The RNA shown here (transfer RNA) has 72 nucleotides and comes from Candidatus Curtissbacteria bacterium RIFCSPLOWO2_02_FULL_40_11. The sequence was found in a public genome assembly. Its Rfam family is "tRNA". The family's RNA type in Rfam is transfer RNA. Lineage of the source: Bacteria > Bacteria candidate phyla > Candidatus Curtissiibacteriota.

[in-house]
RNA sequence: UCCGCGGUAGCUCAAUGGUAGAGCGGAUGCCUGUUAAGCAUUAGGUUGUAGGUUCGAGUCCUACCCGCGGAG
Numbered sequence: 001u002c003c004g005c006g007g008u009a010g011c012u013c014a015a016u017g018g019u020a021g022a023g024c025g026g027a028u029g030c031c032u033g034u035u036a037a038g039c040a041u042u043a044g045g046u047u048g049u050a051g052g053u054u055c056g057a058g059u060c061c062u063a064c065c066c067g068c069g070g071a072g
Stems, first nucleotide, its partner, number of pairs: 001071007010024004018055001026042005048064005
């Protein structure tokens, strides 16, 4: 320098171009002599950055940044 894959909640990951979700974790409450377990409720997101296409973009297109792998 070129090619491929990836970047979404604190962590691990989903999401056919049409309301961004799950598990774990966090908070509050119930339960219990206490903790743990269990149950209920709840908060938390500029979907890596900047543009473009579209009525509508996490998803499609372009450039760039970061990580992993490969070629030279």